[in-house]
Molecule: Glycine riboswitch aptamer
Organism: Hyphomicrobiales bacterium
RNA sequence: ACGAACCCUGCGGGAGAGACCGGCUUAGCCGCCGGCGCCGAAGGCGAAACCGCCCCGGAAACGCUCAGGCAAAAGGACCGCGGGGGGAUG
Repeated sequence: ACGAACCCUGCGGGAGAGACCGGCUUAGCCGCCGGCGCCGAAGGCGAAACCGCCCCGGAAACGCUCAGGCAAAAGGACCGCGGGGGGAUG
């Protein structure tokens, strides 16, 4: 000096599944409670595909569905670009 992984942040994109039924409230919607049916891409968990230094450890976009979600809004794994931190490698 060029500057990886990783972390934070801004912007953009971002799926799935009942605007279900009953009750309360309301002019109505929203909301709350109960019930049944569903979704998986916050999080969490797993006896785990895979990986490693292979005793053991790490661990998925796979599985579970506790949580969360099932009009809009919000959220949203992940992707792209910008900024900041960082400092592998040469």